[in-house]
RNA sequence: AGGGGAGUAGUUCAACUGGCAGAGCAACGGUCUCCAAAACCGUAAGUUGCAGGUUCGAAUCCUGUCUCCCCUGCCA
Numbered sequence: 001a002g003g004g005g006a007g008u009a010g011u012u013c014a015a016c017u018g019g020c021a022g023a024g025c026a027a028c029g030g031u032c033u034c035c036a037a038a039a040c041c042g043u044a045a046g047u048u049g050c051a052g053g054u055u056c057g058a059a060u061c062c063u064g065u066c067u068c069c070c071c072u073g074c075c076a
Stems, first nucleotide, its partner, number of pairs: 001072007010025004019056001027043005049065005
C1' cells in the first nucleotide's frame, strides 16, 4: 500500500432482500424466605463507531472516515 471481516443497551449477541430497534447475562424493584441464594414477576437502559448521500422511510443501500482482527505485498 491492497483485499476481507467486525463495530447495535453495562456486557455477549440478534434484527429475514429498506417498513414499530430486541433477547440472554448483569443492574434495580417486587413475590417467596427467619435471612440470603435459587426460582418467578416487573422496571430501566440505544444519536445502531463517526460524518454525509439516496429514499416517503436506513442498523440494513452508496461515499468518506476512525478503531480492532485476518490475509497479501513493499522498504529496511
The RNA shown here (transfer RNA) has 76 nucleotides and comes from a Clostridia bacterium. Its Rfam family is "tRNA". The family's RNA type in Rfam is transfer RNA.